RNA sequence: GGGGUUAUAGCUCAGCUGGUAGAGCACCUGCUUUGCAAGCAGGGGGUCCUCGGUUCGAAUCCGAGUAACUCCA
Numbered sequence: 001g002g003g004g005u006u007a008u009a010g011c012u013c014a015g016c017u018g019g020u021a022g023a024g025c026a027c028c029u030g031c032u033u034u035g036c037a038a039g040c041a042g043g044g045g046g047u048c049c050u051c052g053g054u055u056c057g058a059a060u061c062c063g064a065g066u067a068a069c070u071c072c073a
Base pairs, nucleotide, nucleotide: 001072002071003070004069005068006067007066010025011024012023013022019056027043028042029041030040031039049065050064051063052062053061
């Protein structure tokens, strides 16, 4: 320098054909216990990497950029 993949909750990751953003773990509260852990119930938590475009409507489609990983040289 060129190609490919990835970017979504604190962490690890889903999200189908464009139509109200989710799971597990973690965190908070309650129940339970002498207490802790485990368990059960409830709850909080999002600039869907950034900018622009298409569309009635974009995490999703298109363009450019940034970052990480990887392959070739």